[in-house]
RNA sequence: GUGCGGGCUAGCCUGGAGGGCUCGGCGUCCUCUGCCACUUGAAAUCGUCGAUAUGCAAGAGGCGAAGCUCGAGGAAGGCAUCGUAGCUGCCAGUUUCAGCCCGGUGCACUACCGUGAGAUAUCGUCCUGCGGGGUCGUCGGUGAUAUGGUACAAACCGGAGGGUUUGUUACCAUAUCUCUGUCAUGGGUACCGGUUCAGGCCCGGAAGGGAGCAGACUUACCAUGAACGCACGGCGCUCGCAGGGUCGCGAUAUGGAGGACGGUAUCGGGGGUCUGGCUGACGGCGAAAGUGUCGACCGAGAGCGUGCCCGCAC
Numbered sequence: 001g002u003g004c005g006g007g008c009u010a011g012c013c014u015g016g017a018g019g020g021c022u023c024g025g026c027g028u029c030c031u032c033u034g035c036c037a038c039u040u041g042a043a044a045u046c047g048u049c050g051a052u053a054u055g056c057a058a059g060a061g062g063c064g065a066a067g068c069u070c071g072a073g074g075a076a077g078g079c080a081u082c083g084u085a086g087c088u089g090c091c092a093g094u095u096u097c098a099g100c101c102c103g104g105u106g107c108a109c110u111a112c113c114g115u116g117a118g119a120u121a122u123c124g125u126c127c128u129g130c131g132g133g134g135u136c137g138u139c140g141g142u143g144a145u146a147u148g149g150u151a152c153a154a155a156c157c158g159g160a161g162g163g164u165u166u167g168u169u170a171c172c173a174u175a176u177c178u179c180u181g182u183c184a185u186g187g188g189u190a191c192c193g194g195u196u197c198a199g200g201c202c203c204g205g206a207a208g209g210g211a212g213c214a215g216a217c218u219u220a221c222c223a224u225g226a227a228c229g230c231a232c233g234g235c236g237c238u239c240g241c242a243g244g245g246u247c248g249c250g251a252u253a254u255g256g257a258g259g260a261c262g263g264u265a266u267c268g269g270g271g272g273u274c275u276g277g278c279u280g281a282c283g284g285c286g287a288a289a290g291u292g293u294c295g296a297c298c299g300a301g302a303g304c305g306u307g308c309c310c311g312c313a314c
Stems, first nucleotide, its partner, number of pairs: 001314008011063004015033005023050005038059004067304004073298002077294005086285004091280004097276003100270008112258001119254007126244008134235005139229002143177009152167006182226006193218004201210003
């Protein structure tokens, strides 16, 4: 030095790519491709990095100087661009495209029709104003005089309860008059309205007097209804007068045989507002093809690296 065998160390391998996301890289997501292709944990208001970015964290297996890099060419697949065919939005034009509207004519059918068609005339139905009625509502509850009582004030008398007189305004009750300002029914003040007040209470020798609860009646007040009105309104009603209107409908009259509506064909006219058709302009989406770009995988070839120790043989 060569070959064979063994032991080390540096190290290498256990996939890659496109899309999306991001200022950008990688991962988690989607897709493609490839393999005899390790495990676990977390990760989209996310995880970890900064063109030395091609994941982070914790382990495992294989190989071991093993290997790594570039790469003509081919190529699955993706992305971008282009904006054709087609679909679609909007605008404009066109009746010398049609639907649509009006009129004429032809044709067929027909409701109705001598219990009277089409047509003509009058009246009513409708509207406005004025007046009468009807009906339904809203609103309203007077004032004066007389008598009596209560309350308040004053004077006088009596042993108490109490009595007499005068005054004033207010209130209440009754009667009469007035008035639309009245009536009926029901309810109804614990007391602070009225009358009457059992029992009990107060004064008194007695006679008698006083306050007064409950109860009864009544009143204030509330509700409903009736009448009245010097008050005020509405109207699916009605009568009268004046004026207007009249497509339709109804009634009546004249007259005496037809006659709508609708359908269809054709001719003429109208119409671009609306619907469809056609034409054009401007947008949106957008196959297929083309162009550009990335590219798994295959791959001729090229480059870098190939270290240390031991044993045996020549």

A computed fold for a 314-nucleotide RNA from a Methanosarcinales archaeon, annotated as Archaeal signal recognition particle RNA. Its mean pLDDT, the model's own confidence on a scale to 100, is 77. Its Rfam family is "Archaeal signal recognition particle RNA". Its family is annotated with signal recognition particle, plasma membrane targeting and SRP-dependent cotranslational protein targeting to membrane, signal sequence recognition in the Gene Ontology. The family's RNA type in Rfam is non-coding RNA gene. It was read from a public genome assembly, where an Rfam model found it. Of the family's consensus pairs, 92% are formed in the model. The organism belongs to Methanosarcinales, within Archaea.